Notes:
A computed fold for a 91-nucleotide RNA from a bovine gut metagenome, annotated as Glycine riboswitch aptamer. The model forms 90% of the base pairs in the Rfam consensus. The prediction has a mean pLDDT of 78.
RNA sequence: UCUUUGGAGAAGCUCGCCGACAGCCGGUCGGAACGAGUGCCGAAGGGGCAAGCGGCGUACGCCGCCAAUCUCUCAGGCAAAAGGACAAAGA
Numbered sequence: 001u002c003u004u005u006g007g008a009g010a011a012g013c014u015c016g017c018c019g020a021c022a023g024c025c026g027g028u029c030g031g032a033a034c035g036a037g038u039g040c041c042g043a044a045g046g047g048g049c050a051a052g053c054g055g056c057g058u059a060c061g062c063c064g065c066c067a068a069u070c071u072c073u074c075a076g077g078c079a080a081a082a083g084g085a086c087a088a089a090g091a
Stems, first nucleotide, its partner, number of pairs: 001091006011038001013037004017031005039078003045074001046072003052065005
């Protein structure tokens, strides 16, 4: 790197919109492509940092590099499917 298997979280929200029925009231039922809004999630990707290391400085300290399943939520996502960090086995 490839194959197989496992693999979490969070609205099947609201409005616009579309379709069917009814028939002039803007009602009922359904849809989910697109747009907007509110709420929410962290496990593609991306950002942040502790110790440590290095530099400067007499010193307090300052600067640089720098991890995660922590943190932020830019991106992404919130039925199923897909995707999916990561794990196991094989090549």